[in-house]
Context: one part of a larger RNA
Molecule: small-subunit ribosomal RNA, 3' major domain
Organism: uncultured Gammaproteobacteria bacterium
RNA sequence: UGACGGGGGCCCGCACAAGCGGUGGAGCAUGUGGUUUAAUUCGAUGCAACGCGAAGAACCUUACCAUCCCUUGACAUCAUCAGAACUUGUUAGAGAUAACUCGGUGCCUUCGGGAACUGAAUGACAGGUGCUGCAUGGCUGUCGUCAGCUCGUGUCGUGAGAUGUUGGGUUAAGUCCCGCAACGAGCGCAACCCUUAUCCUUAGUUGCCAGCACGUAAUGGUGGGAACUCUAAGGAGACUGCCGGUGAUAAACCGGAGGAAGGUGGGGAUGACGUCAAGUCAUCAUGGCCCUUAUGGGAUGGGCUACACACGUGCUACAAUGGCCAGUACAAAGGGCAGCCAACUCGCGAGAGUGCGCAAAUCCCAUAAAGCUGGUCGUAGUCCGGAUUGGAGUCUGCAACUCGACUCCAUGAAGUUGGAAUCGCUAGUAAUCGUGAAUCAGAAUGUUACGGUGAAUACGUUCCCGGGCCUUGUACA
Repeated sequence: UGACGGGGGCCCGCACAAGCGGUGGAGCAUGUGGUUUAAUUCGAUGCAACGCGAAGAACCUUACCAUCCCUUGACAUCAUCAGAACUUGUUAGAGAUAACUCGGUGCCUUCGGGAACUGAAUGACAGGUGCUGCAUGGCUGUCGUCAGCUCGUGUCGUGAGAUGUUGGGUUAAGUCCCGCAACGAGCGCAACCCUUAUCCUUAGUUGCCAGCACGUAAUGGUGGGAACUCUAAGGAGACUGCCGGUGAUAAACCGGAGGAAGGUGGGGAUGACGUCAAGUCAUCAUGGCCCUUAUGGGAUGGGCUACACACGUGCUACAAUGGCCAGUACAAAGGGCAGCCAACUCGCGAGAGUGCGCAAAUCCCAUAAAGCUGGUCGUAGUCCGGAUUGGAGUCUGCAACUCGACUCCAUGAAGUUGGAAUCGCUAGUAAUCGUGAAUCAGAAUGUUACGGUGAAUACGUUCCCGGGCCUUGUACA
């Protein structure tokens, strides 16, 4: 100087407390461990691994296994020779591939040949998701959006170092003020950026419709309008600016006015010096080591989907604030041409047929659902719950057996609110309700985005956890 203390002081955080809803019990989905297996590819492992890499394993992906094949190789450069490239068909085979066969003679040319491509042989070499993340770059997690981490000069100390950065106040903040052997400065904080909340100006099509007409069963449907909504560009607005009080006359704090918004207005992006030899050699790059008729390459089939069990994360429930039936209302944000697909017809349905429009503020996906109105059920393993299983189908796709999603009929399991323990959340939040997108042929209870309805509680900081500052002890570094 640090680190540590079941030392002290001050302060903060959904850290506790106060509340609301969960997990832990059930069924299923998904990941992991374990076990099994020819293989169940590999990685991630307290917080910070476990719906994680994977924004989507039937083949492919795919790295694993079995079998069948290739050896200058699927890919790159160079050297030699031959042939344009390319292409039809048959046979064998699981295919990779092999054999035979039909067609084709192109482009440039100094007529030597050349360009692109293909084949053969050989050699330099290719290739490796092989090992080492404890050899590395790059990227990332974490403490933590915590308020810290440092430097120059000066001063003090023999020196390691100290001071500044401590102290008195204050703040979300090393934020600001005052004081001070310090004076300044840098990286962080804040602001600048995006979005949302209010208003103004400009601009009105594909968007809008107040007033005036026309028209319809109905609809901004039509003329027209530029007000309103909205769209998208530019501005305004919030700064403790104003008032009162407290304070040290300071910084600031408390209350108030005005205001759409008030003291960082809400949300996002933004992550200092560093810590964990944290994670990644399987995104990529890369040192070293290793393989080279194989640890490289191709193909078919299988596996990654196994199942006594254990754990994590979720979904659906156990019902009446509910289930079912009928009627009826209101979003936002997205996506669409190998695409989204209207209307109509068929089908109980998943869907099928046909076919309009739309590269989209124009058309489509697309009926939002919870809600509201009426009816029914009456506390029951039920008109709750939907697992499981049988049958019949639809769609995607060469192909749904291993191993897809969905539909219909039948079946109708566990489950009556969950032990010890444990998690999230402070406001348009929790809870609850639907909608879209990426990936994607198909395949979400995951992820991510969007809006609808919309709470309760916070006395307080004694205690648990984590963190910051000062101080003290130490046989620790």